[in-house]
């Protein structure tokens, strides 16, 4: 770099001891009732894989859906907390929506 997804879900215990939520700014917010980070376990989810079935095909394959399972990964406070740049709307509210940029996860 490309594609796809980011409104749903899902925490106990241990070491350990101050920050943490995206670098950044503002805001809000969690945190010694113990933040991050490591480690046991467990538990959510279904993206890749698996096993059946649909659709589609002449047959395969390969592509679409579905249900089942949980091997690679993931993930387990608050929409990726929120905004920030643009564009749209209306009852003008720090309002609604939709984009983009950044970021995350998956698969090439």
């Nucleotide at each position: 770099c490309u594609u796809a997804u980011c409104a749903a879900g899902a925490a106990a215990g241990g070491c350990u001891g101050a920050g943490g939520g995206u670098a950044a700014u503002g805001g809000c917010c969690c945190u010694g009732c113990g933040a991050a980070g490591c480690c046991u376990u467990g538990a959510c989810a279904a993206c890749c894989u698996g096993u059946u079935c649909c659709a589609c095909c002449g047959c395969a394959a390969u592509u679409g859906g579905a249900a089942c399972a949980a091997g690679g990964u993931g993930c387990c406070a608050a929409u990726u907390c929120c905004a920030u740049c643009c564009c749209g709307u209306c009852a003008u509210g720090u309002g609604c929506g939709g984009g983009a940029c950044a970021g995350a996860u998956a698969a090439g």